[in-house]
């Protein structure tokens, strides 16, 4: 230099054919306990890496850039 893949909650990851963004763990509150842990119930947390485009509607399709990984040279 060329090609491909990945980027979604604090962490690990789903999200099907474009149609209101989810799970587990962690965190917070409550119940239980002498107390901690465990268990049970409830709750908070996201401008889906950046900019632009297509569409009535984009996490999803197209594209610029950034970061990471792999291959080729």
């Nucleotide at each position: 230099g060329c090609u491909g893949g990945c980027a979604u909650a604090g962490c690990u990851c789903a999200g099907u054919u474009g149609g209101u963004a989810g799970a587990g763990c962690a965190c917070c509150u409550g119940u239980u306990u002498u107390g901690u842990a465990a268990a049970c119930a409830g709750g908070g947390g996201g401008u889906c890496g950046u900019g632009g485009g297509u569409u009535c509607a984009a996490g999803c399709c197209c594209u610029u850039c950034u970061g990471c990984c792999a291959g080729c040279a």
This is a predicted structure of a 73-nucleotide RNA (transfer RNA) from uncultured Succinivibrio sp. The prediction has a mean pLDDT of 80. It was read from a public genome assembly. It matches the Rfam family "tRNA". Rfam classes the family as a transfer RNA.